A computed fold for a 146-nucleotide part of an RNA from Denitrovibrio sp., annotated as small-subunit ribosomal RNA, 3' minor domain. Taxonomically the source falls in Denitrovibrio (Bacteria, Pseudomonadati, Deferribacterales, Geovibrionaceae).
Context: one part of a larger RNA
């Protein structure tokens, strides 16, 4: 490189990350129920039994095997709570010399911008309806310096 200037959204491509998502795997921790291993304790103990004790081929005492029960590991069902992977599809974001449509802003930018609202539209945005000058230009008022 200075209007042949600058700039804005959609849409099209590629690439990144991040959100929402039916479903699906899994972690943690909780409820209620069935299961119930050793074992500790209780109860039975008609089957065994060396010490004790007795009127000793026995009896009793004590003891055990066995069997039942309480508590209970572990599996199992259902079920809530937190948590993490993943996932069709979906949704904006950000990059990305020469891509598509306009042309919204920047000069009164060619309807002066903006900012709140509601409504509309392929996208910039438009339109209604409050506010604000961070509007150009004109004319008039007020004040202020010369």
């Nucleotide at each position: 490189c200075a209007c042949c200037g600058c700039c804005c959204g959609u849409c099209a491509c590629a690439c990144c990350a991040c959100g929402g998502a039916a479903g699906u795997c899994g972690g943690c921790c909780g409820u209620a129920c069935c299961u119930g291993a050793a074992g500790c304790c209780g109860g039975u103990g008609g089957c065994c039994u060396a010490a004790c004790c007795u009127u000793u081929u026995a009896g009793g005492a004590g003891g055990g095997a066995g069997c039942c029960g309480u508590c209970u590991a572990u599996g199992g069902u259902a079920u809530a709570g937190c948590u993490g992977g993943u996932a069709a599809c979906u949704g904006g974001g950000g990059u990305g010399a020469a891509g598509u449509c306009g042309u919204a802003a920047c000069a009164a930018g060619g309807u002066a911008g903006c900012c709140g609202u509601a409504c509309c539209g392929g996208a910039a945005g438009g339109u209604g309806u409050g506010g604000c000058u961070g509007g150009a230009u004109c004319a008039c008022c007020u004040c202020c310096u010369u």